A computed fold for a 577-nucleotide part of an RNA from a Chloroflexota bacterium, annotated as large-subunit ribosomal RNA, domain V. Rfam family: Bacterial large subunit ribosomal RNA. The organism belongs to Chloroflexota, within Bacteria.
[in-house]
Context: one part of a larger RNA
RNA sequence: CCCGCAGCUGGACAAAAAGACCCCGUGGAGCUUUACUACAACUUGGCACUGGGUCUGGGUUAAUCAUGUGUAGGAUAGCCGGGAGGCUUUGAAGCUAGGGCGCCAGCCUUGGUGGAGCCGACGUUGAAAUACCGGUCUUGGUUGAUUUAGACUCUAACUCCGGAGCAAGCCGGAGGACAGUGUCUGGUGGGUAGUUUGACUGGGGCGGUCGCCUCCUAAAAUGUAACGGAGGCGCACAAAGGUUCCCUCAAGACGGAUGGAAAUCGUCUUAAGAGCGCAUUGGUAUAAGGGAGCUUGACUGUAAGACAUACAAGUCGAGCAGGCAGGAAACUGGGUCAAAGUGAUCCCACGGUUCCGAGUGGAAGGGCCGUGGCUUAACGGAUAAAAGCUACCCCGGGGAUAACAGGCUUAUCUUCCCCAAGAGUUCACAUCGACGGGAAGGUUUGGCACCUCGAUGUCGGCUCGUCGCAUCCUGGGACUGAAGCAGGCCCCAAGGGUCCGGCUGUUCGCCGGUUAAAGCGGUACGCGAGCUGGGUUCAAACCGUCGUGAGACAGGUUGGUCUCUCUCCGCUGUGGG
Numbered sequence: 001c002c003c004g005c006a007g008c009u010g011g012a013c014a015a016a017a018a019g020a021c022c023c024c025g026u027g028g029a030g031c032u033u034u035a036c037u038a039c040a041a042c043u044u045g046g047c048a049c050u051g052g053g054u055c056u057g058g059g060u061u062a063a064u065c066a067u068g069u070g071u072a073g074g075a076u077a078g079c080c081g082g083g084a085g086g087c088u089u090u091g092a093a094g095c096u097a098g099g100g101c102g103c104c105a106g107c108c109u110u111g112g113u114g115g116a117g118c119c120g121a122c123g124u125u126g127a128a129a130u131a132c133c134g135g136u137c138u139u140g141g142u143u144g145a146u147u148u149a150g151a152c153u154c155u156a157a158c159u160c161c162g163g164a165g166c167a168a169g170c171c172g173g174a175g176g177a178c179a180g181u182g183u184c185u186g187g188u189g190g191g192u193a194g195u196u197u198g199a200c201u202g203g204g205g206c207g208g209u210c211g212c213c214u215c216c217u218a219a220a221a222u223g224u225a226a227c228g229g230a231g232g233c234g235c236a237c238a239a240a241g242g243u244u245c246c247c248u249c250a251a252g253a254c255g256g257a258u259g260g261a262a263a264u265c266g267u268c269u270u271a272a273g274a275g276c277g278c279a280u281u282g283g284u285a286u287a288a289g290g291g292a293g294c295u296u297g298a299c300u301g302u303a304a305g306a307c308a309u310a311c312a313a314g315u316c317g318a319g320c321a322g323g324c325a326g327g328a329a330a331c332u333g334g335g336u337c338a339a340a341g342u343g344a345u346c347c348c349a350c351g352g353u354u355c356c357g358a359g360u361g362g363a364a365g366g367g368c369c370g371u372g373g374c375u376u377a378a379c380g381g382a383u384a385a386a387a388g389c390u391a392c393c394c395c396g397g398g399g400a401u402a403a404c405a406g407g408c409u410u411a412u413c414u415u416c417c418c419c420a421a422g423a424g425u426u427c428a429c430a431u432c433g434a435c436g437g438g439a440a441g442g443u444u445u446g447g448c449a450c451c452u453c454g455a456u457g458u459c460g461g462c463u464c465g466u467c468g469c470a471u472c473c474u475g476g477g478a479c480u481g482a483a484g485c486a487g488g489c490c491c492c493a494a495g496g497g498u499c500c501g502g503c504u505g506u507u508c509g510c511c512g513g514u515u516a517a518a519g520c521g522g523u524a525c526g527c528g529a530g531c532u533g534g535g536u537u538c539a540a541a542c543c544g545u546c547g548u549g550a551g552a553c554a555g556g557u558u559g560g561u562c563u564c565u566c567u568c569c570g571c572u573g574u575g576g577g
Stems, first nucleotide, its partner, number of pairs: 001577008010569003015563001022398004027394002029390004035195005041188003045184005051154016068137001078136005085119003094113008158175006198210003207227001211233006234379001235277001236336002241295007249273001251269005275284002278341001280339003299322004305316003311380001324333003347373007355366002405452001406450001407448003411445001413441006422432002459534001460532003464526001465523005472497003475492003479488002499513005540558004544553003
């Protein structure tokens, strides 16, 4: 070196299982509820099956009878029309007894008596006679019809029980127009069902944000991102618009009664630092700022051409026609110094219209023009209408994205160095070292998200190691604020060594007893195809807390399946060539 055999499991990010954790999907399922919307069920009322009678109350209607007082006025005039006569022996006025109404003046009515009159046109009044006739209103009485509510009652529908009967149907009892059923309707309704429950995001959740305007970032055209740095908007104004004419601000210095830092007044300096409704930026006194006069162009119909732009939106706009405003006129005026002050489509409503109109004429309905109704603010707006839990979970995917480990980084961490204020009686440097500065390391906590989600098993212990040295002991040395002993600090040094127990799952730590010492780290926080499985981290269960609840909790607690056979490399032992 080659070939075996027996073994060990460090590696082949070994095998197994398209990761169960995490995220994503306008995926699924189960569960919850004061999510949304339905349905069952329960319930309210109407009608039907459903009928008779009595009483009480209400409505409507018909007949009849009564009823009606502002003031003026003979006086208790409902309203309208006709009207010159009407009533009366079929018994007028008056008297008398009773009843009803009442604004206490009177009106109406019944009986008796009485015996021939009573009322009206006329003057007052807005309206003229209840003289008479017709119609009608208010309020009320009586009667009838009808309807309705309630109470009571009946029996024949209907229900239950019993009996005989082959059956149809019958008989008896109890209840009874209730109950029950059907239909319409209001309510209640996780009992059940279908669904919804946004996105961005240095993983996700929590928090924050989501449209528009201004500035910076933005790299001197335009444009340009981030959970980059700062602020605003969701309006206002009938003048704060148009036009014509006129005017010039802020601040400072000095002067001046009350008067002061600032009121109003004067002079000077001063191009703008003021003002411009509101944030900022740009602009601006040859006004866009301040004032006055007249006004409504804060017009109707259009529009060449540009800016900007994926689209849809957005922005500017001369000119033409009409009819206006201001100005002597030339002219200016289609809102405001400009850039925010906002919402597509559908649907609905209102106004207009020379459009369509299912044989024709209309209408309904629609079109067209104008206007209104959205914090559709998740602001290019899924619906008119929607929240949660899942550790009982499932599927499809992702190392596009988290937890372990590795990698990069090194803020943090550990170690070292520089400077030397100071402490050290004196003396910076025996020793310690502020304020600061510079490195190294890659053991901490992080940042990033680069391999791995068709799986790289995770803390601690056990076993077995191996490496570094920033050395705990043992060895050699310099300095010392080293007398000696014992120390301090530094330099060299990794050969060897570096404990047993109690508590805790612990690493760590504290404690007890020893020791020369009881070192610090790396090794996938070494090592689960070597062991364990106490912890963490499934399903069960309890407590506290939170939640209406399903459930949740780097809160606690008990329990909880760790996979016989090694292909290659590696290693150990051994045999042959």